The RNA shown here (small-subunit ribosomal RNA) has 1498 nucleotides and comes from an uncultured bacterium. Its Rfam family is "Bacterial small subunit ribosomal RNA". Model confidence (mean pLDDT): 82 of 100.

RNA sequence: AGAGUUUGAUCCUGGCUCAGGACGAACGCUGGCGGCGUGCCUAAUACAUGCAAGUCGAGCGGAGUUUUGAAAAGCUUGCUUUUCAAAACUUAGCGGCGGACGGGUGAGUAACACGUGGGCAACCUGCCCUUGAGACGGGGAUAACUCCGGGAAACCGGAGCUAAUACCGGAUAACACAUAUCUUCGCAUGAAGAUAUGUUAGAAGGUGGCUUUUAGCUACCACUCAAGGAUGGGCCCGCGGCGCAUUAGCUAGUUGGUGAGGUAACGGCUCACCAAGGCGACGAUGCGUAGCCGACCUGAGAGGGUGAUCGGCCACACUGGGACUGAGACACGGCCCAGACUCCUACGGGAGGCAGCAGUAGGGAAUCUUCCGCAAUGGACGAAAGUCUGACGGAGCAACGCCGCGUGAGUGAUGAAGGUUUUCGGAUCGUAAAGCUCUGUUGUUAGGGAAGAACAAGUACCUGUUGAAUAAGCAGGUACCUUGACGGUACCUAACCAGAAAGCCACGGCUAACUACGUGCCAGCAGCCGCGGUAAUACGUAGGUGGCAAGCGUUGUCCGGAAUUAUUGGGCGUAAAGCGCGCGCAGGCGGUUCCUUAAGUCUGAUGUGAAAGCCCACGGCUCAACCGUGGAGGGUCAUUGGAAACUGGGGAACUUGAGUGCAGAAGAGGAGAGCGGAAUUCCACGUGUAGCGGUGAAAUGCGUAGAGAUGUGGAGGAACACCAGUGGCGAAGGCGGCUCUCUGGUCUGUAACUGACGCUGAGGCGCGAAAGCGUGGGGAGCGAACAGGAUUAGAUACCCUGGUAGUCCACGCCGUAAACGAUGAAUACUCGAUGUUGGCGAUAUACGGUCAGCGUCUAAGCGAAAGCGUUAAGUAUUCCACCUGGGGAGUACGCCCGCAAGGGUGAAACUCAAAGGAAUUGACGGGGGCCCGCACAAGCGGAGGAGCAUGUGGUUUAAUUCGAUGAUACGCGAGGAACCUUACCCGGGCUUGAAAGUUAGUGAAUGAUUCAGAGACGAAUCAGUCCUUCGGGACACGAAACUAGGUGCUGCAUGGCUGUCGUCAGCUCGUGCCGUGAGGUGUUGGGUUAAGUCCCGCAACGAGCGCAACCCCUAUGUUUAGUUGCCAGCACAUAAUGGUGGGGACUCUAAACAGACUGCCUACGCAAGUAGAGAGGAAGGAGGGGACGACGUCAAGUCAUCAUGGCCCUUACGUCCGGGGCUACACACGUGCUACAAUGGAUGGUACAGAGGGCUGCUACCUGGCAACAGGAUGCUAAUCUCAAAAAGCCAUUCACAGUUCGGAUUGAGGUCUGCAACUCGACCUUAUGAAGUUGGAUUCGCUAGUAAUCGCGUAUCAGCAAUGACGCGGUGAAUACGUUCCCGGGCCUUGUACACACCGCCCGUCAAGCCAUGGAAGCUGGGGGUACCUAAAGUAUGUAACCGCAAGGAGCGUCCUAGGGUAAAACCGGUAACUGGGGCUAAGUCGUAACAAGGUA
Repeated sequence: AGAGUUUGAUCCUGGCUCAGGACGAACGCUGGCGGCGUGCCUAAUACAUGCAAGUCGAGCGGAGUUUUGAAAAGCUUGCUUUUCAAAACUUAGCGGCGGACGGGUGAGUAACACGUGGGCAACCUGCCCUUGAGACGGGGAUAACUCCGGGAAACCGGAGCUAAUACCGGAUAACACAUAUCUUCGCAUGAAGAUAUGUUAGAAGGUGGCUUUUAGCUACCACUCAAGGAUGGGCCCGCGGCGCAUUAGCUAGUUGGUGAGGUAACGGCUCACCAAGGCGACGAUGCGUAGCCGACCUGAGAGGGUGAUCGGCCACACUGGGACUGAGACACGGCCCAGACUCCUACGGGAGGCAGCAGUAGGGAAUCUUCCGCAAUGGACGAAAGUCUGACGGAGCAACGCCGCGUGAGUGAUGAAGGUUUUCGGAUCGUAAAGCUCUGUUGUUAGGGAAGAACAAGUACCUGUUGAAUAAGCAGGUACCUUGACGGUACCUAACCAGAAAGCCACGGCUAACUACGUGCCAGCAGCCGCGGUAAUACGUAGGUGGCAAGCGUUGUCCGGAAUUAUUGGGCGUAAAGCGCGCGCAGGCGGUUCCUUAAGUCUGAUGUGAAAGCCCACGGCUCAACCGUGGAGGGUCAUUGGAAACUGGGGAACUUGAGUGCAGAAGAGGAGAGCGGAAUUCCACGUGUAGCGGUGAAAUGCGUAGAGAUGUGGAGGAACACCAGUGGCGAAGGCGGCUCUCUGGUCUGUAACUGACGCUGAGGCGCGAAAGCGUGGGGAGCGAACAGGAUUAGAUACCCUGGUAGUCCACGCCGUAAACGAUGAAUACUCGAUGUUGGCGAUAUACGGUCAGCGUCUAAGCGAAAGCGUUAAGUAUUCCACCUGGGGAGUACGCCCGCAAGGGUGAAACUCAAAGGAAUUGACGGGGGCCCGCACAAGCGGAGGAGCAUGUGGUUUAAUUCGAUGAUACGCGAGGAACCUUACCCGGGCUUGAAAGUUAGUGAAUGAUUCAGAGACGAAUCAGUCCUUCGGGACACGAAACUAGGUGCUGCAUGGCUGUCGUCAGCUCGUGCCGUGAGGUGUUGGGUUAAGUCCCGCAACGAGCGCAACCCCUAUGUUUAGUUGCCAGCACAUAAUGGUGGGGACUCUAAACAGACUGCCUACGCAAGUAGAGAGGAAGGAGGGGACGACGUCAAGUCAUCAUGGCCCUUACGUCCGGGGCUACACACGUGCUACAAUGGAUGGUACAGAGGGCUGCUACCUGGCAACAGGAUGCUAAUCUCAAAAAGCCAUUCACAGUUCGGAUUGAGGUCUGCAACUCGACCUUAUGAAGUUGGAUUCGCUAGUAAUCGCGUAUCAGCAAUGACGCGGUGAAUACGUUCCCGGGCCUUGUACACACCGCCCGUCAAGCCAUGGAAGCUGGGGGUACCUAAAGUAUGUAACCGCAAGGAGCGUCCUAGGGUAAAACCGGUAACUGGGGCUAAGUCGUAACAAGGUA
């Protein structure tokens, strides 16, 4: 210090999440030791039991016990009892001091409670210290005790006795108080001092010593008064620190005064009277929450959060009220009363208060021992010893926290065993272990053993002091004596054994650390993003690794990161955010000069900011944690001295800000009144006749009762064409015919006047489009609602015909708009160019200058970008409004406004990890532009109708094997399913296997026969005896071992191959440049092309894969070569034929070469190039055809061609055999064939190809058969022989438009051929039969020239063939293309986008289902507070005739106030509720399609 997460990618905005630290923690797993700390955060809930506050006999009278002495009595003569005296001890009561401290808790409290700094001239202060003075002389009671009585008890009553340091008078008397006078001082009320007069107190006590002993002196303690101090408190004030304004008004002792009372003291603190004040947007009042601080946690800091332990203050003590006592309380372990609760009870009445220490129950995620000791420190009492002390010191429990230590160290390679993994070689755990050599922290045992202790008291001595004192006391010192809970603890020493001591979490990214197996959107994980649907580094387990370590993780909370509330340190045109606009009170801010002041500001000094803590230094525990000593630091503090620049205050001036005056100017600025013409509609009349109107097309509607059209006249309302303009005016909304009246603002010039009068502006006030509301008018046109007609699946819409409110006027409401420049107002500054509106000046036609507006472009700068840019979104200042993730929601509730509609203000629960802005690349659009293609159009011929063939779907079946299945499956894999093929079904067999390899063995192989069987196969018999380089090899067999096999699954694990976009012209890279970036540029633009083909231009320059070319066939020619081909010329032979000799001329064959390049001409053009039926040429602009398929797309197809990962089967999912099936058949679709006929059918005759095939073959020829074919026989391993007849064509004849002499399906009969075998299930032939069909609906396919159409021929596969298929070959041989509007597909550019799985996209709302939170609601119920009235305990104060007391006084009774209780009506805040409203969430529900493209009505 940052990181992850919105997107296909980018930048930004913005939220969510993580990494850090901390904790009084809790939970899970685990756990060796020690030190120091910490430990009910919840129920201020209730508490059993014990303890936590007593002490003093040196204040008092008694009582008791013991000892000693004396006396007496009894007798048991040494005992008991009694009395007296002395001493010691104990102590109920009276009395004193202390129980107001210490300890606990945080309920209440938003307050002078706390913090900080001041004030008291308005106060008190026991014990303590200092100083001064004093303590004279009296009195009457009362506990205890005794007796009596009541009560269960607690306890109480009566009578009698007694004491005091208990209580009460009197004397004396002050510096106290009162009055009077004077002096000094203070900001003031006033204070201090002096003098005079008057008034007011006491415990004669205790102990010790001495003495002159009815007592005195003295010491100490105690006491009284006064003054001062110290300590502790009380009161007052300034400032500071929570939330809500959906709490805006609060207040009657309230605010002040006068007087009185009261208090320690000021004060409405209380009372009487008088006045009507006081507080509040600088937040009163109310509600909610909360003890405050030093400090603690975090943070760079500023801040934010917290207020455990320790320390200061406050408050409280079961709840509420009250006073008493006292120096101090309205009192935790005191009192009285009321209430709730608990306990005892004899039912009459009593007792109690753990928020002290332990402990119990309960609550809760959760928090300890009913321990030891007063040895230390501190406290109360006491003269002291001492007593008391759950304060405190210690121990116990708890990994709750921090700190420290250990669980061993060295060596040790065969890199052991074992685990895991593996490509089977290895790798890893791993020097890790074992083994060997050491050590002993800790542990166990034994021995030694602290510091913490200083005292006090006593004894002895010394010094000082009081004292008459060598008594005595006090203060200090020395010596001796004695005191330890912890604890035989810390620590030290010795011995013993590596022996007793390691876990937890994580390993997809953030974030250090990876593999295997299991699982298969299951189980599960998850802080965020997200993993899991058969190869999961994300689940579970294992191995390994990483991190921390006696702990490790999780959960919760706080700060941080978060500049994500921004003072430091953010924003507001489009991301959330500028009020619709103005006027303006308060507030904030404010021009120039001088003087002054010193509030702000700066600076010095002083005081204070407790200690502890933090920080620094040093020191003590072996270190550390911890602790000690010293220093530093800390305030928006207070007082005081100074400075005077700036801000503020006061004073004096100035003119530039602002305003006024004077002179001009423009304008749809506003209000009122009047006037005008055009047009629509309506009315009347005339002319006139059948339609008009409306639409995409129609219909509703109007019209023969005369419309529409046209002419004239009239009525009425509304709006003002042209001018008209990014022109003008206005604050905004807004304003448009003309004239008049009234009226606001602006601009220019001038510089006469005022002299900062200014800017902004929370609340407030006003204006404020349209729609809407109220009352009254008006109503031509338009026109929500409504009606009708269309459209549509529907059409409560879009379109059409009508049409009411409304639109208009007057008055009054409403107060909102995308009220937008999505841009608050004001001021200043920062290059320019250009247009325009209104002024001014003069060197005035031009041009230039200046002021105020309205626009466009641009610099710097700004900005996330797009953009803004003197009219800022730049640079600055001032003031105001507003924002803080999306949804819920501008909703609910509350309040305000409104007649209503509604408006203003304005949440939460819950839910999501995004929502969003700008720009980029694509894709898409029922967006645009340009271009191409048999894409359309123009044509020709088909399909769709029929029959059949074939493929598919479906159905059927034991099986109908499998795959392909929009274009890009469907005469496709299959270029040959009767068996085989064959993968399917049924049945029968085999199990190292049907085939292949290795090792060793035997035998040739093999052929043939017989038998059982459907066959596989089984049994038997016969024949045969291979090749050889002599090593062996080939083949077969049975046996054994290792191996097999699978057309089983996954084409979504793959290779290879293929289809498609598409033979479309595209797809990219390097360097440079531009951009924050994704990206762009290049590749766009202007032309051109079939083409990203080429040219020109250009921040691009080049290059690659594609295009083209190179390759093949074909069209022409030349050369070479002539057999099996050819035959012009020359011969021979024949009935005839290149049959023969010969020939290379020709055709042809097959090799090489030539040829075409816009090369030439004309026109156009910069060029590229285009045009010319140009020339020439066999061919002309790519001559025709083929092969050739860029980056990529479709998780396209294929695991069944093949190969292959993983999974699965192994007497079967392998393999063999027989039979069956793949050929089924209501039906649907695709592709074809044949037809429907006369451009034809039939019959006869006759002509012309090319390219192929052939020895298990093609077969001439001959014979037989009607024929398929059969029987003979010949040639050919093919330019030689053969298939082989080409067919359309041509020439004849016939048929005459019919279901036919068309058409041939179907079926009968008989045959031929192939083949083990034609039943399921072959082809062909003959004969007979002679179906549908008369040109095919919507729709749809192919084709642009040797093409379509038409006609035959051949081949592969193959025994044969279901071939009408596929692939080739030639013959005959057209029509049409105006053109690119439209359909389809594609390319380029551009535009919009909420799409990116990319329009087969995205997405909205109702309804239905489930879950969740929430609003309303008849009611039901609870709470705190206030008001009014009634009642009223205890108690203070007060009044008081009877009673008590000598008296002071008391009792009793009354009055005021009042806790509590009751009643009443409201308000507020909760809980719950039938029913009801919307909201959110939830893989695959329903209905539509509103939005995103012109989203199909922007």